[in-house]
RNA sequence: UAAUAACGAUGGCAAAGCCCAUGAAAAUGGGUGACGCAAAACUAUAGGGACUAAAGAUUACUCGUUAUUGAUCAAUGUCAGCCAGUUACCGAA
Numbered sequence: 001u002a003a004u005a006a007c008g009a010u011g012g013c014a015a016a017g018c019c020c021a022u023g024a025a026a027a028u029g030g031g032u033g034a035c036g037c038a039a040a041a042c043u044a045u046a047g048g049g050a051c052u053a054a055a056g057a058u059u060a061c062u063c064g065u066u067a068u069u070g071a072u073c074a075a076u077g078u079c080a081g082c083c084a085g086u087u088a089c090c091g092a093a
Base pairs, nucleotide, nucleotide: 012037013036017032018031019030020029021028022027035081041086042085043084047083048082049079050078051077056073057072058071059070060069
């Protein structure tokens, strides 16, 4: 100097649960708490996938009307700690 990235160092993030708040919900924010994570950093109609469906539309319950309830459709709503894209610390200590 180059390659490699074991063992490390400085540290970082924070699952579930519980409490408070927001939301129709998915879920999110704060506190607490650590399951884990070498990208558990950033990016959500301009990659895929998943979740929810208030309002709305359609539809079902003998016929008609009304109402209730259910079902279906659909996201520029939600999830990146699902895959993915982008960026990034140390450097055989």
Predicted 3D model of a 93-nucleotide RNA (c-di-GMP-I riboswitch aptamer) from [Clostridium] aminophilum. The coordinates come from a structure-prediction model, not an experiment, and the mean pLDDT is 80. Rfam family: c-di-GMP-I riboswitch aptamer. Gene Ontology term of the family: cyclic-di-GMP binding.